[in-house]
Molecule: SAM riboswitch aptamer (S box leader)
Organism: Chitinophagaceae bacterium
RNA sequence: UACUUAUCAAGAAAGGCGGAGGGUAAUGGCCCGAUGAAGCCUUGACAACCUACUCUAAUUUGAUUAGAGAAAGGUGCCAAUUCCAUCUCUCGUUUUAAACGAGGGAACGAUAAGUC
Numbered sequence: 001u002a003c004u005u006a007u008c009a010a011g012a013a014a015g016g017c018g019g020a021g022g023g024u025a026a027u028g029g030c031c032c033g034a035u036g037a038a039g040c041c042u043u044g045a046c047a048a049c050c051u052a053c054u055c056u057a058a059u060u061u062g063a064u065u066a067g068a069g070a071a072a073g074g075u076g077c078c079a080a081u082u083c084c085a086u087c088u089c090u091c092g093u094u095u096u097a098a099a100c101g102a103g104g105g106a107a108c109g110a111u112a113a114g115u116c
Base pairs, nucleotide, nucleotide: 002115003114004113005112006111007110008109013043014042015041016040017039021032022031023030026086027085028084029083044078046076049074050073051072053069054068055067056066057065058064059063087105088104089103090102091101092100093099
């Protein structure tokens, strides 16, 4: 990189270095940024995917499964719904071609665990 499964409308800050970009495919928007972007360092927070731990229940004989809890370790993450839209379906409005609005599905992307 590819594949599989799960989740993605919630949540979470300061300081130092740095010095103009950033919002994680592409395009079009819109937004953030010299009241300091990206990136790096320190401390802290958020969360509960994996591991370990505690309790309960079931299976039934020492372990497995499920739920709850806590948060030491491995990740992740700390603007805006994955910032919005693109493809498709349904409904509605209307000037009935189009356009607009609402809702669903998919695709893309991100994160975790596993496989190759």